The RNA shown here (transfer RNA) has 73 nucleotides and comes from a Gemmataceae bacterium.
RNAcentral records the identical sequence in 2 taxa.

[in-house]
RNA sequence: AGUCCCGUCGUUCAGCGGCCAGGACAGUCCCUUGACGUGGGAAAAAUCGGCGGUUCGAGUCCGCCCGGGACUA
Numbered sequence: 001a002g003u004c005c006c007g008u009c010g011u012u013c014a015g016c017g018g019c020c021a022g023g024a025c026a027g028u029c030c031c032u033u034g035a036c037g038u039g040g041g042a043a044a045a046a047u048c049g050g051c052g053g054u055u056c057g058a059g060u061c062c063g064c065c066c067g068g069g070a071c072u073a
Stems, first nucleotide, its partner, number of pairs: 001072007010025004018056001028042004049065005
């Protein structure tokens, strides 16, 4: 330098162009216990790496950039 892949709650994963963006773990509160743990319940937490574009509508499609990884040289 080129090609390809990845970037979504604190962590880790989902997410057919039409969802108030979902699960698990962690954290908070409540119940259960003598207490801890386990178990049950509830609420909270991401404007989806950035900027443009396409579209009636974009986490999802396109372009550029940023960051990470693999391969080629």

Its mean pLDDT, the model's own confidence on a scale to 100, is 81. Its Rfam family is "tRNA". Rfam classes the family as a transfer RNA. Rfam's curators write: Transfer RNA (tRNA) molecules are approximately 80 nucleotides in length. RNAcentral holds the sequence, with entries from ENA and MGnify.